[in-house]
RNA sequence: UAGGACUUUGGAGAAUUCUGACAAGGAUUUACAUCCUUGAGCAGAUGCCGAAGGGGCAAGGCGAGUUAUCGUUAAUCUCUCAGGCGAAAGGACAAAGGGUUA
Numbered sequence: 001u002a003g004g005a006c007u008u009u010g011g012a013g014a015a016u017u018c019u020g021a022c023a024a025g026g027a028u029u030u031a032c033a034u035c036c037u038u039g040a041g042c043a044g045a046u047g048c049c050g051a052a053g054g055g056g057c058a059a060g061g062c063g064a065g066u067u068a069u070c071g072u073u074a075a076u077c078u079c080u081c082a083g084g085c086g087a088a089a090g091g092a093c094a095a096a097g098g099g100u101u102a
Stems, first nucleotide, its partner, number of pairs: 001102003006097005015046001017045004022039007047085003053081001054079003060073005
């Protein structure tokens, strides 16, 4: 000087949506049953976000070439497969730290 790992700190966006089942509580009823409220959970639908991960590409460089082109190489850009849309968690990235490897 450089690399990755570790620790600490900071760290954005987008649904108080709809439907169903189920559960709990309540109301009516002789009963069956019906209705109401609640649910950050389960299943589905629609909408949305972009900062785990993953896919895509401009110039330039390098390489190949039949001289038409082709290949390779980036991001917080872009896609939204995955992930996510209360908090928590996660979180690209940034700062600091002591060590470690070359």

The RNA shown here (Glycine riboswitch aptamer) has 102 nucleotides. Of the family's consensus pairs, 84% are formed in the model. The prediction has a mean pLDDT of 79. Rfam family: Glycine riboswitch aptamer. About the family: This family represents the bacterial glycine riboswitch. On this family, see Mandal et al., Science 2004: "A glycine-dependent riboswitch that uses cooperative binding to control gene expression".